[in-house]
Context: one part of a larger RNA
Molecule: large-subunit ribosomal RNA, domain IV
Organism: Candidatus Vidania fulgoroideorum
RNA sequence: CUUGGGAGAAGGAACUCGGCAAAAUGAUACCGUAACUUCGGGAUAAGGUAUGCCAAUUAAAAUUGGCCUCAGUAAAAUGGUAGCUGCGACUGUUUAUUAAAAACACAGCACUCUGCAAACACAUAAGUGGAAGUAUAGGGUGUGACGCCUGCCCAGUGCUGGAAGAUUAAGUGGAUAAGUUAAUGCUUAAAAAUUAAGUCCCAGUAAACGGCGGCCGUAACUAUAACGGUCCUAAGGUAGCGAAAUUCCUUGUCGGGUAAGUUCCGACCCGCACGAAUGGCGUAACGAUGGCUACACUGUCUCCUCCCAGGGCUCA
Repeated sequence: CUUGGGAGAAGGAACUCGGCAAAAUGAUACCGUAACUUCGGGAUAAGGUAUGCCAAUUAAAAUUGGCCUCAGUAAAAUGGUAGCUGCGACUGUUUAUUAAAAACACAGCACUCUGCAAACACAUAAGUGGAAGUAUAGGGUGUGACGCCUGCCCAGUGCUGGAAGAUUAAGUGGAUAAGUUAAUGCUUAAAAAUUAAGUCCCAGUAAACGGCGGCCGUAACUAUAACGGUCCUAAGGUAGCGAAAUUCCUUGUCGGGUAAGUUCCGACCCGCACGAAUGGCGUAACGAUGGCUACACUGUCUCCUCCCAGGGCUCA
């Protein structure tokens, strides 16, 4: 020097991206226990007290008296706690070997297909699965407990339905024309007419793919614009939320917390570029999840020191 342990004056996160690591908490009994809540929880919440041995007593527990230590859950094993907030409801699953998560799944919800020799999948086929099931069933897609909800647009693309008309293939048809023959005939080309789905067309459909405006003026200070005008569109973003896992300008502005806060929490709304099952907004419980804070605690630090054990190194 390095690996693994042990101890530390005063301070106690000043360390650091970040309390990473370490310390602290810890057992059993009794007392006591908040917000919030889906009334189950939260909860071992938090916060306290006791704990050995001997004797008496007792069914037992408890209780009373005595004794010893610095120390009685004397070792070991054995939760740190609390507050605010994002995300995901939850238990679960995942990148064997850099990612465990907010990703996947999930119960629930919705749409859609499928009448059974089902749809769908595998297979050249036979056949098999679906299913020894039968629409309270099975397949596909999206969303993702629960609560309150889920606005407007069918112009485009898709899907479903419709069949009057237009268009459209091979086929059918064979006017007509050509070749050849002595002739019957044979061969070839070919117009009209006829003819399906599809497409055009007409409707429906957004928990289908998706989309959800601009300019100008206006109130008795100023400012703002409930209001008016105009252009465009299929329709011009409703509720709720909002500097957000989304905000460029931006460390926005105000408030809180700090002596001091680009983070955090609460507001505001000027949303570069939120927004309603590509779900919106809340939400108790839960999380080896992200951010912030406090208490306790400590060699993380001020600032390092000593001890034990192994390795290395130097010397023998």